[in-house]
RNA sequence: AGGAAACUCUGGAGAAUCCCGGUGAUCGGGUGCCGAAGGUGCAAGGCAGCGCAGGCUGCUGAAUCUCUCAGGCCAAAGGACAGAGCAUGAUAU
Numbered sequence: 001a002g003g004a005a006a007c008u009c010u011g012g013a014g015a016a017u018c019c020c021g022g023u024g025a026u027c028g029g030g031u032g033c034c035g036a037a038g039g040u041g042c043a044a045g046g047c048a049g050c051g052c053a054g055g056c057u058g059c060u061g062a063a064u065c066u067c068u069c070a071g072g073c074c075a076a077a078g079g080a081c082a083g084a085g086c087a088u089g090a091u092a093u
Stems, first nucleotide, its partner, number of pairs: 001091001007085005016031001018030004032073003038069001039067001041065001045060006
């Protein structure tokens, strides 16, 4: 200089109360959907190599974008993110 994670409170979207089978209940299978736990992918840029050069190749590279692996599709719960609080003081020089 800076004010992180965690914790507390508040707000917080989308999509099936679908179909079949079974159980006292948990459940198993199928079809159709959703993106805001987590995870996958990459644009500019950066770095490296090659090349006289245009350029090529590799690595790196964000998101509420993308995929839908995971998760989810009445309510409840969960929920990215946002606001407030609480203290600690991570971090940089």

The RNA shown here (Glycine riboswitch aptamer) has 93 nucleotides. Its Rfam family is "Glycine riboswitch aptamer". Gene Ontology term of the family: glycine biosynthetic process.